[in-house]
Molecule: TPP riboswitch aptamer (THI element)
Organism: Halieaceae bacterium
RNA sequence: UCAGUACCUGCGGGGUGGUGAAUACCUGAGAUGCCAGAGUGGCGAACCCGUUGAACCUGAUCCGGAUGAUACCGGCGGAGGGACUAGGUGCCGGGCGAAGU
Repeated sequence: UCAGUACCUGCGGGGUGGUGAAUACCUGAGAUGCCAGAGUGGCGAACCCGUUGAACCUGAUCCGGAUGAUACCGGCGGAGGGACUAGGUGCCGGGCGAAGU
């Protein structure tokens, strides 16, 4: 000095369902608290993602298969959008160079 990787901090983006039994259960990284509220929106917490972008949105009141049910699984998807991050520490590997021998 370069690459990889793990963690931390700041900045930015995102979603928050379904239920025979219900202080419970299912899937998942995550299904949350408060306020206002017709719909929904705002402010946080945790979690995830930041172009090497399937975090997440549209298509979608979609299609096929499961389930108690579901944005549960797959297709759709070599479709279209989407935040265009900055540093620090450690580990590991490489390149270059100085002094000394």